[in-house]
RNA sequence: GGGGAUGUAGCUCAAUGGUAGAGCCUCAGUCUUCCAAACUGAUGACGCCAGUUCGAUCCUGGUCAUCCCCU
Repeated sequence: GGGGAUGUAGCUCAAUGGUAGAGCCUCAGUCUUCCAAACUGAUGACGCCAGUUCGAUCCUGGUCAUCCCCU
């Protein structure tokens, strides 16, 4: 220098154009003499900038970060 993959919650992962979810974690409550477990609830995210579209996590371009391959 060229090509490819990935980027979503504190962590691990879903969501093939129509109000972004799960598990674990954290906090609060119920239960318990206390703790644990269990149950209920809450907080919290689409790497960034543009484009297409009535509407973008999803499609397109660029860019950034990490990883892999080639040179």

Transfer RNA from Glaciihabitans sp., 71 nucleotides, folded computationally. Model confidence (mean pLDDT): 81 of 100. It matches the Rfam family "tRNA". It is annotated as a transfer RNA. The source organism's lineage runs through Bacteria, Bacillati, Actinomycetes, Microbacteriaceae and Glaciihabitans. RNAcentral holds the sequence, with entries from ENA, MGnify and Rfam.